Bacterial RNase P class A from Euzebya sp., 359 nucleotides, folded computationally.
Rfam family: Bacterial RNase P class A. The family's RNA type in Rfam is ribozyme.
The source organism's lineage runs through Bacteria, Bacillati, Actinomycetota, Euzebyales and Euzebya.
RNA sequence: GGAGUCGGUCGGACGGCCGCGGCGUGCUCAGACCAGGCGUCGAGGAAAGUCCGGACUCCACAGGGAAGGACGCUGGGUAACGCCCAGGCGCAGCGAUGCGUGGAAAGUGCAACAGAGAGCAGACCGCCAGCGGCCGGGUCGAAGGGCUCGGUGCGGGUAAGGGUGAAAGGGUGCGGUAAGAGCGCACCGGCGCCGGCGGCGACGUCGGCGGCCAGGCAAACCCCGUCCGGAGCAAGGCCAAGCAGGUGCAUUGACGCGUCCCGCCGAGCACCGGGUAGGCCGCACGAGGCCAGCGGUGACGCUGGUCCCAGACAGAUGGUCGUCCCCGACAGAAUCCGGCUUACAGACCGGCUCCCCUC
Repeated sequence: GGAGUCGGUCGGACGGCCGCGGCGUGCUCAGACCAGGCGUCGAGGAAAGUCCGGACUCCACAGGGAAGGACGCUGGGUAACGCCCAGGCGCAGCGAUGCGUGGAAAGUGCAACAGAGAGCAGACCGCCAGCGGCCGGGUCGAAGGGCUCGGUGCGGGUAAGGGUGAAAGGGUGCGGUAAGAGCGCACCGGCGCCGGCGGCGACGUCGGCGGCCAGGCAAACCCCGUCCGGAGCAAGGCCAAGCAGGUGCAUUGACGCGUCCCGCCGAGCACCGGGUAGGCCGCACGAGGCCAGCGGUGACGCUGGUCCCAGACAGAUGGUCGUCCCCGACAGAAUCCGGCUUACAGACCGGCUCCCCUC
């Protein structure tokens, strides 16, 4: 200098003017509300998809199980997770690095196209011996015919070789055979079991024994293990007009022979419970941000300091002017938090790898 790989940060900047929403106010006002003034705060890295996990709330619940669902190498982190970190193994890459991850020698099932055959398989070409028929050659015989070679055909053997496929039942060699084949043997690879050593563990490594060898898919059913009660802020709670209901009254008007008592029907007033409209809370101090120190390889944890950072309920972030630049992408909170995924113009920073050049 070039190529690559992994991670992180930012997401136009500054100022003036006019507006909008929340909160505060020993301000204006005699005082409260309103309004005004002043102060302060006011979208994102994804606020998005609503896909996981939790907090919170209500309902249900002695305990256990089944069904159903999710997850799945090992160890750790976390409130929890399907997330994150570190590692193991396999695959790809020269490498940094990326991708994958329980069980397929429990059972059932599936595999397009191609191909003869796709599961304890298969004979298309090839190879092989045999048999009968036909054709041709050679040979023997006087002849019928016999022997032999080749071709063709039919059935048979063979999984070494060719060919198909993502995948065709280990590799090399020797023996063996008509030709072949773990058919036999040796070595190698792989598998199972046992043991030693290293590691918390996944696993690695070494030795012995065994059988000659075991294909793929579990995001097919299934098996094993772990976890899961349900609904969700329109959760839920508080206050509470009006109307309807109930109770009371030595208040009042009708009616019942009706003056009193009593009964009954209203009106008025007071009270009661539930609760609609409406209002308030939930609801913005939190598993919080930032900065140090310490522990840890790391995710993260602990300690100290410091900061307060949207909170609406027709829903606030806008408009305009000036200067500058590379002329600005995706996109707008609605209970909150931790993740994942998806979208994104452009700018910047760092670690590492490979190649080339120079000293």
The model forms 91% of the base pairs in the Rfam consensus. The prediction has a mean pLDDT of 79.